Model confidence (mean pLDDT): 76 of 100. This is a predicted structure of a 98-nucleotide RNA (Bacterial small signal recognition particle RNA) from Sulfurivirga caldicuralii.

RNA sequence: UGUUCGUCCCCUCGCGACGCUAGGCCGGGAACCCCGCCAGGUCCGGAAGGAAGCAACGGUACCGGCUGACGCGGGCGCCGAGGUUCCGGCGGGCAGCG
Repeated sequence: UGUUCGUCCCCUCGCGACGCUAGGCCGGGAACCCCGCCAGGUCCGGAAGGAAGCAACGGUACCGGCUGACGCGGGCGCCGAGGUUCCGGCGGGCAGCG
């Protein structure tokens, strides 16, 4: 100097870890006017019956906690597989020249 191999780097996939979310469970929960069902009371009616509707009760939105994916994410990984190797870093083989 040439050539070749491995590795780093780079790309793809897998796996894992991490984070987030759906979902699940528990609690709170409509004090500014959510929904259902509405005792009592109120109203209409001569009555039968009807109407709106507070509390209680049952739920929803929402909030908190636990759990959490076979979903989503990426300046994650002394992980695995494959690819690329134009240039470059590191290490090795071979050949040639001085």